A computed fold for a 71-nucleotide RNA from a Nanobdellota archaeon, annotated as transfer RNA. It matches the Rfam family "tRNA". By type it is a transfer RNA. From the family's description: Transfer RNA (tRNA) molecules are approximately 80 nucleotides in length. Its mean pLDDT, the model's own confidence on a scale to 100, is 83. NCBI's taxonomy places the organism under Archaea, Nanobdellati, Nanobdellota.
[in-house]
RNA sequence: GGGCCUGUGGUUCAAUGGUAGAAUAUUCCCAUGGCAUGGGAGUGGUCCGAGUUCAAUUCUCGGCAGGUCCA
Numbered sequence: 001g002g003g004c005c006u007g008u009g010g011u012u013c014a015a016u017g018g019u020a021g022a023a024u025a026u027u028c029c030c031a032u033g034g035c036a037u038g039g040g041a042g043u044g045g046u047c048c049g050a051g052u053u054c055a056a057u058u059c060u061c062g063g064c065a066g067g068u069c070c071a
Base pairs, nucleotide, nucleotide: 001070002069003068004067005066006065007064010024011023012022013021018054026042027041028040029039030038031037047063048062049061050060051059
């Protein structure tokens, strides 16, 4: 320098056009004399910009970051 892949709560992953979910973590409540543990409720997210579309996490383009391969 070139090709390919990835970017979603604090972390690990879903969602492939139509209100973004799960596990874990965190906060509160309940159960116990207390701990462990279990149950319930809450907080928290689409890397950035532009385009297409009635509607974009999803499709297209550019940028940024990471991974991988070639030179």